[in-house]
RNA sequence: CUCACGAAAGGGCAAACCCGCUGUGAAGCGGGGACGCAAAGCCAGGGGUCUUCGAAGCCUGAUUUUUGGGCGAGGAGACGGCCUAGCUGCCGAA
Repeated sequence: CUCACGAAAGGGCAAACCCGCUGUGAAGCGGGGACGCAAAGCCAGGGGUCUUCGAAGCCUGAUUUUUGGGCGAGGAGACGGCCUAGCUGCCGAA
């Protein structure tokens, strides 16, 4: 010095919830607040969950010949504090 690892020290981030704002929404941003986090820093590549639109077709309710609801391939989005991959990083005991 590097990798692994995670004692100590200095610190850092900030869940739920509340308030305000943005968005159809999932959710995001700011303030308060701390459940926790050694990457709870960045990143939407691969999974997963969520939101929204929704063809053909199917199911179903009402009704009298029109319409409501659900499923639905797929499109568009959100979540990295869901997992994984990648990038970067403070300290230095065993």